The prediction has a mean pLDDT of 88. The part of an RNA shown here (large-subunit ribosomal RNA, domain IV) has 352 nucleotides and comes from Labilithrix sp. Rfam family: Bacterial large subunit ribosomal RNA.
[in-house]
Context: one part of a larger RNA
RNA sequence: CCCUGGUUAAGGAACUCGGCAAAUUAGCACCGUAACUUCGGGAGAAGGUGUGCCCUCUAGCGUGUAGCGGUUUACCCGUGAAGCGCCGGAGGGUCGCAGUGAAAUGGGAGUUGUGACUGUUUACUAAAAACACAGCACUCUGCUAAGUCGUAAGACGACGUAUAGGGUGUGAUGCCUGCCCGGUGCUGGAAGGUUAAGGGGAAGUGUCAGCGCAAGCGAAGCACUGAACCGAAGCCCCAGUAAACGGCGGCCGUAACUAUAACGGUCCUAAGGUAGCGAAAUUCCUUGUCGGGUAAGUUCCGACCUGCACGAAUGGCAUAACAACAUCUCCGCUGUCUCGACCAGGGACUCA
Numbered sequence: 001c002c003c004u005g006g007u008u009a010a011g012g013a014a015c016u017c018g019g020c021a022a023a024u025u026a027g028c029a030c031c032g033u034a035a036c037u038u039c040g041g042g043a044g045a046a047g048g049u050g051u052g053c054c055c056u057c058u059a060g061c062g063u064g065u066a067g068c069g070g071u072u073u074a075c076c077c078g079u080g081a082a083g084c085g086c087c088g089g090a091g092g093g094u095c096g097c098a099g100u101g102a103a104a105u106g107g108g109a110g111u112u113g114u115g116a117c118u119g120u121u122u123a124c125u126a127a128a129a130a131c132a133c134a135g136c137a138c139u140c141u142g143c144u145a146a147g148u149c150g151u152a153a154g155a156c157g158a159c160g161u162a163u164a165g166g167g168u169g170u171g172a173u174g175c176c177u178g179c180c181c182g183g184u185g186c187u188g189g190a191a192g193g194u195u196a197a198g199g200g201g202a203a204g205u206g207u208c209a210g211c212g213c214a215a216g217c218g219a220a221g222c223a224c225u226g227a228a229c230c231g232a233a234g235c236c237c238c239a240g241u242a243a244a245c246g247g248c249g250g251c252c253g254u255a256a257c258u259a260u261a262a263c264g265g266u267c268c269u270a271a272g273g274u275a276g277c278g279a280a281a282u283u284c285c286u287u288g289u290c291g292g293g294u295a296a297g298u299u300c301c302g303a304c305c306u307g308c309a310c311g312a313a314u315g316g317c318a319u320a321a322c323a324a325c326a327u328c329u330c331c332g333c334u335g336u337c338u339c340g341a342c343c344a345g346g347g348a349c350u351c352a
Base pairs, nucleotide, nucleotide: 001347002346003345004344005343006342007341008340010338011337014336019333027051028050029049030048031047036041038172052094053093054092055091056090057089058088060086061085062084063083067079068078069077070076071074095099107331108330109329110328112326113325114323115322119131120130135170136169137168138167139166140165141164147156148155149154173318174317175316176315178248179247180246183245184244185241186240187239188238189237192236193235194234198230199229203225204224205223206222207221210217211216249267250266251265252264253263276310277307288304289303290302291301292300
């Protein structure tokens, strides 16, 4: 010097990203206990008092001897002094600094965010606000169900039957969930347009009988090419549908101080963001501005709204309880610190 423990004057978070670590608290009994609340909780809230040992007195309970009573006379039943055991109470006394005398054994309170909760997770750097969840909604499926695995046979679904099963999203509860179907999906429609294989076979080409003086024409057959026309779904088209994927404007002017604009004009759109919330786990400018807390506050809380770039089941806003979650504050407590010191054990170091 390092590690693991122990003690520490005065101060008490001045340490630090942050009270990390440590300390405080602690059992049992009694008293007492706030906001809020889904009336269950919150709650061991908080905050207090007592606690050892000895003596005396005493309530109750269990067992149960003697005694007493009863009958069905029994190794009987009921009651029950004594004895033994258990659990209490009252008074008095006594010792220590200290009586849950050691060990084991909650520090507490307030505010906000997020997630309702108990659960689950990155075996070996992440336990969380992530996943799940009950609840809610949409959608598919009528049974040889949909869906899934398999080439198939077959199996699961299910020895179930729409109060069932599959998929998707949201995520307790409370109050709610606005507008847009133009695009993309999905569902329905079938008049028209387009459209494959296939059917169809006009027409053409090659070859070759035959005809012709020749140029050439050219039946049947065999081959090759092949127009019109008939051909489904799909697509185009027409509707519906947003708790389907998604989307939810700009400019200019205007009120008798100023400022602002309930109001008007105009352009564009499928429709122009409703309720609620808002510098937010979202705000760039930004340490926004105001208020609170501090002597002093880029964090925190309450407001404002100029929302760069919240917003309604990709859910919005509240919310008791809960959380090894995140932020801020206070009380207590302390070697975290001012600022160090000492002690014990084990290393390091020297020697063998």